[in-house]
RNA sequence: UGAUGAGUAUGACUAGCCAUUCGUAUAUCCUUGGCAAUACGGGCCAAGGGUUUCUACAAGGAACCGAUAAUUCCUGACUACGAAGGGUGUGGAUUUCCCG
Numbered sequence: 001u002g003a004u005g006a007g008u009a010u011g012a013c014u015a016g017c018c019a020u021u022c023g024u025a026u027a028u029c030c031u032u033g034g035c036a037a038u039a040c041g042g043g044c045c046a047a048g049g050g051u052u053u054c055u056a057c058a059a060g061g062a063a064c065c066g067a068u069a070a071u072u073c074c075u076g077a078c079u080a081c082g083a084a085g086g087g088u089g090u091g092g093a094u095u096u097c098c099c100g
Stems, first nucleotide, its partner, number of pairs: 013092002016088003020084006026056001029049007041065002050057001059075005
């Protein structure tokens, strides 16, 4: 797209809503100050930076540090915005039929 058969009035559309996936932001990150612990430990508080951005900035695990004052790496989101397809669709819209 064509043919045949069967069935059928929310049957297709759409706002909204729901979750998923992808993208952007931010690296669940950095800086400063203060206090605290020591291999059964490695923590806590405050401020600032970071986003055309609200919020968040914590957790788990591992390594490493041979007694000292300093950590390192890995894993997983949340939130904001945009898009895709999916689901729902009580609101909207269109058509047909019936009744008044």
Molecule: Purine riboswitch aptamer
Organism: Paenibacillus rigui